[in-house]
Context: one part of a larger RNA
RNA sequence: GGCGCAGGGCGGAUGCCCUGGCACUGGGGGCCGAUGAAAGGCGCGAUAAGCUGCGAAAAGCUGCGGGGAGUGGCAAAUGCACUGUGAUCCGCAGGUGCCUGAAUGGGGGAACCCGCACGGGCAGAGCCCGUGCAUCCGCGGCUGAACACAUAAGCCGCGGAGGGGAACCCGGCGAACUGAAACAUCUAAGUAGCCGGAGGAAAAGAAAACAAUAGUGAUUCCCAGAGUAGCGGCGAGCGGAAUGGGAACAGCCUAAACCUCCAUGCGUGCAUGGCGGGGUUCGGACUGCAUAAAGCCCAAGCCGGGCGUAGCCGAAUGGCCUGGGAAGGCCAGCCAUAGGGGGUGAGGGCCCCGUAGGCGUAACGCAGGCAAGGGCAGCAGGAUCCAGAGUACCACAGGGCACGAGGAACCCGGUGGGAAUGAGCGGGGACCACCCCGUAAGGCUAAAUACUACCCAGUGACCGGUAGAGCACAGUACUGUGAAGGAAAGGUGAAAAGGACCCCGGGAGGGGAGUGAAAGAGAACCUGAAACCCUGCGU
Numbered sequence: 001g002g003c004g005c006a007g008g009g010c011g012g013a014u015g016c017c018c019u020g021g022c023a024c025u026g027g028g029g030g031c032c033g034a035u036g037a038a039a040g041g042c043g044c045g046a047u048a049a050g051c052u053g054c055g056a057a058a059a060g061c062u063g064c065g066g067g068g069a070g071u072g073g074c075a076a077a078u079g080c081a082c083u084g085u086g087a088u089c090c091g092c093a094g095g096u097g098c099c100u101g102a103a104u105g106g107g108g109g110a111a112c113c114c115g116c117a118c119g120g121g122c123a124g125a126g127c128c129c130g131u132g133c134a135u136c137c138g139c140g141g142c143u144g145a146a147c148a149c150a151u152a153a154g155c156c157g158c159g160g161a162g163g164g165g166a167a168c169c170c171g172g173c174g175a176a177c178u179g180a181a182a183c184a185u186c187u188a189a190g191u192a193g194c195c196g197g198a199g200g201a202a203a204a205g206a207a208a209a210c211a212a213u214a215g216u217g218a219u220u221c222c223c224a225g226a227g228u229a230g231c232g233g234c235g236a237g238c239g240g241a242a243u244g245g246g247a248a249c250a251g252c253c254u255a256a257a258c259c260u261c262c263a264u265g266c267g268u269g270c271a272u273g274g275c276g277g278g279g280u281u282c283g284g285a286c287u288g289c290a291u292a293a294a295g296c297c298c299a300a301g302c303c304g305g306g307c308g309u310a311g312c313c314g315a316a317u318g319g320c321c322u323g324g325g326a327a328g329g330c331c332a333g334c335c336a337u338a339g340g341g342g343g344u345g346a347g348g349g350c351c352c353c354g355u356a357g358g359c360g361u362a363a364c365g366c367a368g369g370c371a372a373g374g375g376c377a378g379c380a381g382g383a384u385c386c387a388g389a390g391u392a393c394c395a396c397a398g399g400g401c402a403c404g405a406g407g408a409a410c411c412c413g414g415u416g417g418g419a420a421u422g423a424g425c426g427g428g429g430a431c432c433a434c435c436c437c438g439u440a441a442g443g444c445u446a447a448a449u450a451c452u453a454c455c456c457a458g459u460g461a462c463c464g465g466u467a468g469a470g471c472a473c474a475g476u477a478c479u480g481u482g483a484a485g486g487a488a489a490g491g492u493g494a495a496a497a498g499g500a501c502c503c504c505g506g507g508a509g510g511g512g513a514g515u516g517a518a519a520g521a522g523a524a525c526c527u528g529a530a531a532c533c534c535u536g537c538g539u
Base pairs, nucleotide, nucleotide: 002539003538004537005536006535007534008533009532015526016491017490020463021462022460023459024458025457026456027455028454029452030451031164032163039100040099041098042055043054044053046078050074051073061094062093063092064091065090066089070082071081072080105114106113107112115133116132117131118130119129120128121127135161136160137159138158139157140156141155142154168199169197170196171195172194173193179186183233209216210215220247221246222245223244224243230238231237251444252443253442254388258277259276261274262273263272264271265270266269283386284385285384286381287380288379289378295376296375297374298373301370302369303368306366307365308364309363311359312358313357317332318331319330320329321328333350334349335339341353342352343351393417394416395415396414398412399411400410403429424439425438426437427436428435478485479484498525501512502511503510504509
């Protein structure tokens, strides 16, 4: 030194565990912000570093409601207090709410610096307290240049905006890797990314629609149609619609013609503008006739018995044995609209919390109901008038449509040109005719649909600490000038009963004693594998 046997050390695998995650389901809720948000800084405790809570009224103040014995958060100990005159705690409503931050009096290297005006507190330009003082947009008013009127500009008042938000939504801009077994059209993909905007949803939406000789009747979403018809270096690949079946259903307002009224302009009888009526595509105005209720929609306000945000009631077991401990075993019972689940010294329907089932609200919120009032709605005629213009449409060059210029309709911008007026105009996939459908160039519109930061309940042939989130309290420690990157780390025991006291030692640590079922459970604490190290013996 090797090997073997035995005993230890180190180490933290494995098993068991779960206040933590992951993925979903159902329901609720779905915006917050100048009444100062989101996010922070700094403070606030008897003692207080961190977290939590709160804001100079600072782990809190007030009211109302719940609840009923302890309480002063995590978090012990000490001290001092509070509490049946009902505390702590829970719910609702309110008060306070420093400084930064859109940050808004001005500045600024966020959490800091410096003001002005007015009011109040003692007399004060000083101190303290309170209020106001940013910009932009809209509306109204005042003042008022060059330049006479006017306009610009300025000022005042009122109202609004600004910023944030996980995903979802609409719009603008818009890649490349990749695929095509290379690559350029094409694809990836209108994806990622950036920007603007909105809401609890958004968008779309009430036919200038489809269809095809039969018809449908806004939009949205799902299933089928269908990987069909098509598009396509006809490669890779892309990929409809009608129609049928379902979900949900809802329709409206204007412009104009016409009728009053008002204002402005000037060339004094026209034009323009404005309020109101009328009217909206089964067209209307207009003319004639008729004229009242049922119905539908909106809605101030009222109610709010239902639901949510605290809660309350809630059945039924004892004995013996083993054991540290009974819920285990044995014996004998009981409840069950409750034998889901968790806890309790081990495995409990009947011990505790609960569960099934029932009950409850002062306040706030939401469904829901009622409702003053407002809106809508008749028949006939067809002469005249009206029915959204730099629009439709065309050309050129593009984009969107499943459709890559194709025979390419349809929809939308850029540039140029540029109509008709209901006997009109658009569409039915070039174009023309016939036929049919519709009525563009104004606007609004719930539901069915998408998503889930947040709340509640629940589920898992999901994980169980190198897993599961990056995190079993972490966006921490740490790194970086910064944008940003970003860990490791769980377990004594049923209960601290956490080892008084004695001994060795400077201590660390250990030996006794004691606690405990166990201390080879002693805090470097459940189990405690291997590598590695040590000791004894054998060889």
Predicted 3D model of a 539-nucleotide part of an RNA (large-subunit ribosomal RNA, domain I) from a Lachnospiraceae bacterium. Model confidence (mean pLDDT): 83 of 100.